[in-house]
């Protein structure tokens, strides 16, 4: 230099193809419960969807640039 593909919640990940209220599961916080722990059972809180534009009534998703990371070609 050039093509893929990846980028959502502390962690690992769906959802994107076919635009319409952002979810799981581990973790966390509280409560229950036990003589205590752990395990179990209830509630909860956490993400302006990598960043900036466009298109749209309406964009995590469609389209452009850039960034960042994995893999191919030369």
């Nucleotide at each position: 230099g050039c093509c893929u593909c990846u980028g959502u919640a502390g962690u690992u990940c769906a959802g994107u193809c076919c635009g319409g209220u952002a979810g799981a599961a581990c973790g966390c916080u509280u409560c229950c419960a036990u003589g205590g722990u752990a395990a179990g059972g209830a509630a909860g809180a956490g993400g302006c969807c990598a960043u900036g534009g466009g298109u749209c009534c309406a964009a995590a998703u469609c389209c452009c640039a850039u960034c960042a990371g994995a893999g191919g070609c030369u």
Record summary:
A computed fold for a 74-nucleotide RNA from a Candidatus Woesearchaeota archaeon, annotated as transfer RNA. RNAcentral holds the sequence, with entries from ENA. NCBI's taxonomy places the organism under Archaea, Nanobdellati, Candidatus Woesearchaeota. Its Rfam family is "tRNA". Its family is annotated with triplet codon-amino acid adaptor activity in the Gene Ontology.